[in-house]
RNA sequence: UUUCGAUAAUGGCAAACCCGAUGAAAAUCGGGGACGCAAAGUCAGCGGGUCUAAGGUGAGAAAUCAUGAUGACAGCCGGACUACCGAA
Numbered sequence: 001u002u003u004c005g006a007u008a009a010u011g012g013c014a015a016a017c018c019c020g021a022u023g024a025a026a027a028u029c030g031g032g033g034a035c036g037c038a039a040a041g042u043c044a045g046c047g048g049g050u051c052u053a054a055g056g057u058g059a060g061a062a063a064u065c066a067u068g069a070u071g072a073c074a075g076c077c078g079g080a081c082u083a084c085c086g087a088a
Stems, first nucleotide, its partner, number of pairs: 004086002012037002017032006035075001041081003046078003049073003056067004
């Protein structure tokens, strides 16, 4: 230095849920709170997948139904970049 990840050490992040706000929604942000995480750090301008369905389009007398990412998810998977410590 690279790989690797320990009943090591310093720490870090923060699920569900609750409150407030934004949004059509998915969801996101702030506060509380910890299920867990060795990248649960960053990238949706790398690929796949999942979620929502506003505008639009079609049907319908209407209610509504269908379709539909340009919206969202990195704590869904693979990938790229960066990174603390140093046992086996």
Molecule: c-di-GMP-I riboswitch aptamer
Organism: Anaerosolibacter carboniphilus